[in-house]
Molecule: transfer RNA
Organism: Akkermansia sp.
Formats: sequence, C1' cells, structure tokens
RNA sequence: GCCGACUUGGCGGAAUUGGUAGACGCGCUCGACUCAAAAUCGAGUUCGAAAGAGUGUGGGUUCGAGUCCCACAGUCGGUA
Repeated sequence: GCCGACUUGGCGGAAUUGGUAGACGCGCUCGACUCAAAAUCGAGUUCGAAAGAGUGUGGGUUCGAGUCCCACAGUCGGUA
C1' cells in the first nucleotide's frame, strides 16, 4: 500500500427484519441488616430546568437510522 472485521454509558456488552436506544452484568451512590465491617437485600445511576439532544467524526437516503450508503479517524487481524 491492498483486503477484512470492529467503534453504543465510568467498564464489559445487548438491541433478531430499519420502528420505545442503553437490556443484562460489573462498578459507583444512598439506604436496610451489623457493636462495626464483609456478605446479602432494596432504591438510584447519559446530558439538560424543560423542550429536547445523545450510538467514533462529518454528510446522505428514509415518514423513521445504532442498523442502509459515502468520506474521514481510530483499534485489531490478514497479505506482497
């Protein structure tokens, strides 16, 4: 250089065919239990006052995009 795969919260990782984004787990915060702690249990946990915005970045298609198309960036693998 060329070819392929991947990029979603603080982290891992779902979202099947384009139709409610963030399930589930970890972590964190608060509470219960305890003399105190661990373990366990309960609640909460993107931003914003709201309207809304948000899936690597910027565009496009569509009534509707995490999903399809284009360009770019990054990570991993293959190859002369």